About this RNA
Glycine riboswitch aptamer from Sphingomonadales bacterium UBA2369, 88 nucleotides, folded computationally. NCBI's taxonomy places the organism under Bacteria, Pseudomonadati, Pseudomonadota, Alphaproteobacteria, Sphingomonadales. Its mean pLDDT, the model's own confidence on a scale to 100, is 82.

RNA sequence: GCGGACGCGCGGGAGAGGUCUCGGUUCGCCGAGGCGCCGAAGGAGCAACCGCCCCGGAAUCUCUCAGGCAAAAGGACCGCGCGGCCGU
Numbered sequence: 001g002c003g004g005a006c007g008c009g010c011g012g013g014a015g016a017g018g019u020c021u022c023g024g025u026u027c028g029c030c031g032a033g034g035c036g037c038c039g040a041a042g043g044a045g046c047a048a049c050c051g052c053c054c055c056g057g058a059a060u061c062u063c064u065c066a067g068g069c070a071a072a073a074g075g076a077c078c079g080c081g082c083g084g085c086c087g088u
Base pairs, nucleotide, nucleotide: 001088002087003086004085006083007082008081009080010079011078012077017035019034020033021032022031023030024029036069037068038067042065043063044062045061049057050056051055
C1' cells in the first nucleotide's frame, strides 16, 4: 500500500388501519383490549451450498414469538470516513 471481519460516526433506507371499543387526559396525547395487516431489529424453521464432513456453519426463503402499521424513534442492507485487529 492492498484486502478482510469488527466497532464508531455521517448519509440513504421499504412494507403494513392516522382502525374499532373502553378508561384516563394537562385535549398534545397515554394505557388496555379486539379484529385486520407488515417483515428489513432480534428470534425460530427448512434448505441450496460450504466445511475440519461425527457433526457443524448457513439466506433477502418460510413463520410471525418479539417488533412494527401518521409523524418521531427504530430499521436488514448499501455508500463514505475514522479506529485498532488479522492476512498479504

Of the family's consensus pairs, 90% are formed in the model.